[in-house]
Molecule: transfer RNA
Organism: Candidatus Uhrbacteria bacterium
RNA sequence: GCGCGCGUAGCUCAGCGGUAGAGCGAUCGCUUCACACGCGAUAGGUCGGAGGUUCGACACCUCCCGCGCGCA
Numbered sequence: 001g002c003g004c005g006c007g008u009a010g011c012u013c014a015g016c017g018g019u020a021g022a023g024c025g026a027u028c029g030c031u032u033c034a035c036a037c038g039c040g041a042u043a044g045g046u047c048g049g050a051g052g053u054u055c056g057a058c059a060c061c062u063c064c065c066g067c068g069c070g071c072a
Base pairs, nucleotide, nucleotide: 001071002070003069004068005067006066007065010024011023012022013021018055026042027041028040029039030038048064049063050062051061052060
């Protein structure tokens, strides 16, 4: 330099173009003499960035950034 894949909550990842979610973690509550386990609730996201398509984009297209793999 070229090709492919990935980028979404603190972490691991879902998400057929129509309200952004799960598990773990955090906080609070229930339970216990207390802790752990268990149960419930809550908070936490400019969906890597910018443009485009569309009535509508996390999703489709283009460019850029970062990471990984392959080729040279």